[in-house]
RNA sequence: GCGAGGGUAGUUCAGUUAGCAGAACAUUUGCCUUCCAAGCAAAAGGUCGCGGGUGCAAAUCCCGUCCCUCGCU
Numbered sequence: 001g002c003g004a005g006g007g008u009a010g011u012u013c014a015g016u017u018a019g020c021a022g023a024a025c026a027u028u029u030g031c032c033u034u035c036c037a038a039g040c041a042a043a044a045g046g047u048c049g050c051g052g053g054u055g056c057a058a059a060u061c062c063c064g065u066c067c068c069u070c071g072c073u
């Protein structure tokens, strides 16, 4: 330099048929328990890497760009 895959909650990841952004674990609160753990219930937590474009509407399509992993040279 070229190619492929990836970047979404604190962590690990779903979500590409464009139409309210989700799960598990973790965190906080409550219940339960003599207390803790476990269990149950609830809550909080997101500029969907960044910038632009298309479109009524973009995590999703298009362009550019940054970072990570792998391959080729």
Stems, first nucleotide, its partner, number of pairs: 001072007010025004019056001027043005049065005
Molecule: transfer RNA
Organism: Candidatus Pacearchaeota archaeon